Notes
Predicted 3D model of a 519-nucleotide part of an RNA (small-subunit ribosomal RNA, 5' domain) from an uncultured bacterium.
[in-house]
Context: one part of a larger RNA
RNA sequence: UGAUGAACGCUGGCGGCGUGCUUAACACAUGCAAGUCGAACGAAGCGCUCCGGACGAUUCUUUCGGGAUGAGACUGGAGGGACUGAGUGGCGGACGGGUGACUAACGCGUGGGUAACCUGCCUCAUACAGGGGGAUAACAGUCAGAAAUGGCUGCUAAUACCGCAUAAGCGCACAGUACCGCAUGGUACGGUGUGAAAAACUCCGGUGGUAUGAGAUGGACCCGCGUCUGAUCAUCUGGUUGGCAGGGUAACGGCCUACCAGGGCGACCAUCAGUAGCCGGCUUGACAGAGUGGACGGGCACAUUGGGACUGAGACACGGGCCACACUCCUACGGGAGGCACCAGUGGGGAAUAUCGCACAAUGGGGGAAACCCUGAUGCACCGAAGCCGCGUGAGUGAAUAAGUAUGUCGGUAUGUAAAGCUCUAUCACCACGGAAGAAGAUGACGGUACCUGACUACUAAGACCCGGCUAACUACGUGCCAACACCCGAGGUAAUACAUAUGGGGCAUGCGUUAUCC
Numbered sequence: 001u002g003a004u005g006a007a008c009g010c011u012g013g014c015g016g017c018g019u020g021c022u023u024a025a026c027a028c029a030u031g032c033a034a035g036u037c038g039a040a041c042g043a044a045g046c047g048c049u050c051c052g053g054a055c056g057a058u059u060c061u062u063u064c065g066g067g068a069u070g071a072g073a074c075u076g077g078a079g080g081g082a083c084u085g086a087g088u089g090g091c092g093g094a095c096g097g098g099u100g101a102c103u104a105a106c107g108c109g110u111g112g113g114u115a116a117c118c119u120g121c122c123u124c125a126u127a128c129a130g131g132g133g134g135a136u137a138a139c140a141g142u143c144a145g146a147a148a149u150g151g152c153u154g155c156u157a158a159u160a161c162c163g164c165a166u167a168a169g170c171g172c173a174c175a176g177u178a179c180c181g182c183a184u185g186g187u188a189c190g191g192u193g194u195g196a197a198a199a200a201c202u203c204c205g206g207u208g209g210u211a212u213g214a215g216a217u218g219g220a221c222c223c224g225c226g227u228c229u230g231a232u233c234a235u236c237u238g239g240u241u242g243g244c245a246g247g248g249u250a251a252c253g254g255c256c257u258a259c260c261a262g263g264g265c266g267a268c269c270a271u272c273a274g275u276a277g278c279c280g281g282c283u284u285g286a287c288a289g290a291g292u293g294g295a296c297g298g299g300c301a302c303a304u305u306g307g308g309a310c311u312g313a314g315a316c317a318c319g320g321g322c323c324a325c326a327c328u329c330c331u332a333c334g335g336g337a338g339g340c341a342c343c344a345g346u347g348g349g350g351a352a353u354a355u356c357g358c359a360c361a362a363u364g365g366g367g368g369a370a371a372c373c374c375u376g377a378u379g380c381a382c383c384g385a386a387g388c389c390g391c392g393u394g395a396g397u398g399a400a401u402a403a404g405u406a407u408g409u410c411g412g413u414a415u416g417u418a419a420a421g422c423u424c425u426a427u428c429a430c431c432a433c434g435g436a437a438g439a440a441g442a443u444g445a446c447g448g449u450a451c452c453u454g455a456c457u458a459c460u461a462a463g464a465c466c467c468g469g470c471u472a473a474c475u476a477c478g479u480g481c482c483a484a485c486a487c488c489c490g491a492g493g494u495a496a497u498a499c500a501u502a503u504g505g506g507g508c509a510u511g512c513g514u515u516a517u518c519c
Base pairs, nucleotide, nucleotide: 002518003517004516006515007514008513009512010511013391014390015389016388017387019384020383021349026347027346028345030344031343035091036090037089040088041087044084045083048079049078050077051076052075053074055072058068059067060066061065098302099301100300107227108226109225110224111223112222113221114220117219118218122215123214124213125212126211127210128209130164132162133161139154140153141152142151143150144149170195171194172193173192174191176189177188178187179186180185200207201206228274229273230272236264237263241261242260243259245257246256247255278298279297280296281292282291283290284289305324306323307322327338328337329336330335355381357380358379359378363377364375365374366373367372394424395423396422397421404415405414406413407412429457431454432453434451438446463508465506466505467504468489469488475502476501478499485490
């Protein structure tokens, strides 16, 4: 000099694009962040239509009885339609969003491997979908409890659950043949035995179900190499190293268990300790390298702390469940409820980091046949000179070189064409009219925004640091080794270009300096 997720001091006009808890993975009030499907299902409620029932406003009349009409509300049944909040059922809550505590590791990066593997939704292909059954929630009744919630009895449905049938293909077992492999084995083709499937809905267009094979996508595991510091850490290791048998897994494997052998790692740095998430990248540098990993993108890990599992194609699951600890809250003291490292927001910590905003219009995601619903993802807006970039704060003319200020050798010189004055212009700002693209037929949060046109006025808009050398830029006064300055050298003890003030000057400029950190 360059750089930053910066902070502090002084100052501060506008816009665009990015960006904003680096500290306490500290504790959290409140709202919101994951739902959806009635074209899987039964019941309930609310409208509409039709058929009844018992009331009955009104009206006629000789009378007090009778007749006509039948608004209105109540109620029973049937039909069809749209909706509501619970329940059964399906799919999704394993994505998206956050954080970096742990981790020095096959965690990550890179290059390979699986004759050792799985894969919902999606695509293609082949073959099927026959016939039955028993429950259960909701609901009703009742009991217990302060509540959270739970028990018992009774009723009912399904694409919920369970048998039976069927088996081209599939799994398993037993043998066989051919080929491949160093071997355990692998591939292909027959045979025999054995085992396991299914669900319907419909607006009649379709949508769904079962089995198998292939693809695609996503994941799992293994290996080579690379990946911080310390030897004031030198030995470490008992499922430890290998074998054999079994279990377990989607799958290989001491992954686990029994038995057998006595191995295995290590100065090519094991073990122990400290520190740290890794990379693409980013900063700097001519390179080599050094530093760094915030934003964005890809892996990984975590969800108050610790542990073990269920469901599922997928989790050992942030907004699911169980146990234990700590903490907070409710309680009728018997017992219960909770988890912002989602988005806002609060307290606390700190030098320090924003709004309890708008919208699903776009892009994308979940559900649905669709309409559509949900979406703090996302798109936008707000706040902050916290960064980069762009623009402006006027242009021309103007010498009595005005006044003022500073200085002076008292003649003058500097500020200085600078100002004033005169003539223009209108970027910005302000006012008024119009007004988008972003959206494929409809649908725009942003937003009356960007932008365009017109009117109007030179005011609505300049500071901070420095001037001894390094280093561009000097004089006067004050002070007198004092007060102060200073990265370094140094400077100040009576003429200080180095302190303080002022005129002047210098390089920057909506910034300028200081501090911190990196090259």
Record summary: Its mean pLDDT, the model's own confidence on a scale to 100, is 84. The full RNA is in RNAcentral, with records from Greengenes.